[in-house]
Record summary:
The RNA shown here (Glycine riboswitch aptamer) has 104 nucleotides and comes from a Pseudomonadota bacterium. Lineage of the source: Bacteria > Pseudomonadati > Pseudomonadota. It was read from a public genome assembly, where an Rfam model found it.
RNA sequence: ACGAUCCCCGCGGGAGAGAUCGCCCCAUUCCGUGUGGAUGGGACCCGGCGCCGAAGGAGCAACCGCCCCUGGAAACUCUCAGGCAAAAGGACCGCGGGGGGAUG
Repeated sequence: ACGAUCCCCGCGGGAGAGAUCGCCCCAUUCCGUGUGGAUGGGACCCGGCGCCGAAGGAGCAACCGCCCCUGGAAACUCUCAGGCAAAAGGACCGCGGGGGGAUG
């Protein structure tokens, strides 16, 4: 001096699955005045069912390491968590900046 893997920050892109149902909420109205009926709206709180996987988490595996024991390991699998209009989040990709310092 060139400067990798990796880490942090910023910007841009970024999928999937009900904007479902309800004795959950609001408004109006009816009556025999009750946690009652009807209509409309909402889906943040509560409950139910259905679904998604690309925060996180867990499991196994190709593979790598290892004398054994056994360690690491996915976008695969599971859905605990999270999510199912918008918003937020979002693995991953690209660019820029910073740290760092392998290799030569």